[in-house]
RNA sequence: UGAGUAAGUCGGGUAAUCGCGUGCUUUAGGCAUGAGGAAAGUCCGUGCUCCAUAGAGCAGGAUGCUGGAUAACGUCCAGUGGAGGCAACUCCAAGGCUAGUGCAACAGAAAGAUACCGCCUCGUGUUCAAAUAAUUAUUUGAACACGAGGUAAGGGUGGAAAGGUGAGGUAAGGGCUCACCAGCAAUUAGGUGACUAAUUGGCUAUGUAAACCCCAUCUGGAGCAAGACCAAAAGGGGAUAUAGAAAGGCGGUUGCUCGCCGCCAUCCCAAAAGGUAGGUCGCAUGAAUCUAUUGGCAACAAUAGAUCUAGAUAGAUGAUUAUCCGAGACAGAACACGGCUUAUAGAUUUACUCAACAC
RNA sequence: GGGGGCGUGGUGUAGUGGUCAGCAUCGGUGUCUUUCAAGCACCAGGCGCGAGUUCAAUUCUCGCCGUCCCUGCCA
Repeated sequence: UGAGUAAGUCGGGUAAUCGCGUGCUUUAGGCAUGAGGAAAGUCCGUGCUCCAUAGAGCAGGAUGCUGGAUAACGUCCAGUGGAGGCAACUCCAAGGCUAGUGCAACAGAAAGAUACCGCCUCGUGUUCAAAUAAUUAUUUGAACACGAGGUAAGGGUGGAAAGGUGAGGUAAGGGCUCACCAGCAAUUAGGUGACUAAUUGGCUAUGUAAACCCCAUCUGGAGCAAGACCAAAAGGGGAUAUAGAAAGGCGGUUGCUCGCCGCCAUCCCAAAAGGUAGGUCGCAUGAAUCUAUUGGCAACAAUAGAUCUAGAUAGAUGAUUAUCCGAGACAGAACACGGCUUAUAGAUUUACUCAACAC
Repeated sequence: GGGGGCGUGGUGUAGUGGUCAGCAUCGGUGUCUUUCAAGCACCAGGCGCGAGUUCAAUUCUCGCCGUCCCUGCCA
C1' cells in the first nucleotide's frame, strides 16, 4: 500500500419565530421537559393482574453436545466435536435408526442384500487341431453353446453396492490371513464434563427422526380492552336463616376428565345496592442509567458515588427561515423489562490476519 | 391484544417428498369457411422471496414479504 476478519460508536449541528403533549407556577403569561437503535415483527422468556394459595391425571406444546451466566429464556459466555477458509476467523435444530414401524422415485442384475457382463470349476453337445489304431473310433487340447455350481476383486447404474489401500494366499475370489488407516467395544490415564490419548479385542453396523416415534428436561389458562376505585341515565333491589348435608341440577375455572368455588328457602327496603356511559388509578424509582473499584478467561456479579430520563387516550414530539458540514438512511412510544429476528444512506474507532514492497 | 388461513402461467384451480408440475380459460400460429365465430392441431407462459434438512423440496423446518378472515369488555 492492497485485500480481508472481528468487536464497537455516531447516525445531522447551531440560532430565531410560530405551534403541540406533560409537569410546576403568581394563571396575563412564564419556566422546565418531550422517541429509537431498532420504538418494528410479536418470535421467545419474565415481571405485573385476575382466575383456588395454582392443584392432580391425560392429551398437547417446546427444548435437545458439555460447563457456566441470568429473574428467566429457544438468549449470552467459555469449551468439545464437525464443516468452511492460506490465515485472522466464521457457521452447525449437534440426544436416539444395535426400541419398533415407515420411506429410498428413476437408473441398475441387485437398494438391504443381490449373480447382468466378466472370472473360475464340473457335466453334456458341436466344431477344429494333434497323437494312436485306421476312413471310423479312442485319448488329449482349444473355441463355442447349454446346464449345475463357486466368486462381490474388475465393468456398468446410482446420492448410497455391507469398510479403504497394499501384500500374501486361492481353481477364481473373498478380512480368508497380515501391515497401515477409518469405524465399533472394553480397559487404563487425563479432564467437573462434552471428550481426548494409549493399549487390547472381535472383524463390521446403508441413509433418513426439520418421517412417525422413543428417551430426558421444562410447561395451568388468560391477558393492561389484565385488573382496581368513583359513579350519570335507564332500570326495582337487598338482607338473613331453617330443613337436608349425601346425591343431583345450574353457573365459574378448563383442550378434556377430576378437583375447587358460588347458587337452589323466607323476610325486608325503595334513602340502598349493583355497576353501563364517563372519570381516576394501574402508568413511569426501575431485574433503571452513568462513573469508579474489586472478583471472574468471559458472559456477569458485588460494593461505593452520582443522576431522574416521554407518559398520550383519537392519541404530543412538528413547521418555517437563516447558517455550517461529510448534505442526513431505516424509521414514530401506548403496561414494563431481558433477548432474538428483520430494515438501515453515510461517517468513524480499535484489535488482528494474508500478500507485495521498502528500511 | 389474541387466533387462523392463503400465496402455483394473464385469470381460476389440482398436486403434497421422486423421473417430465397437470387442467380449464385467455394469448399466438396453422387448418376449416366467401368472411367471422365455433371446432380441430400445434406453440408460448408458472410453484411469493431468502436460508437450511435431504441423494432429491411446490411439498418438511426457520426467517421475511404480501393478502384475507375470525374474536374480545359490561349490563
Two RNAs folded together computationally: RNase P RNA and transfer RNA, 434 nucleotides in total. Rfam match: Bacterial RNase P class A. Rfam links the family to the GO terms ribonuclease P activity, tRNA processing and dimeric ribonuclease P complex. About the family: Ribonuclease P (RNase P) is a ubiquitous endoribonuclease, found in archaea, bacteria and eukarya as well as chloroplasts and mitochondria.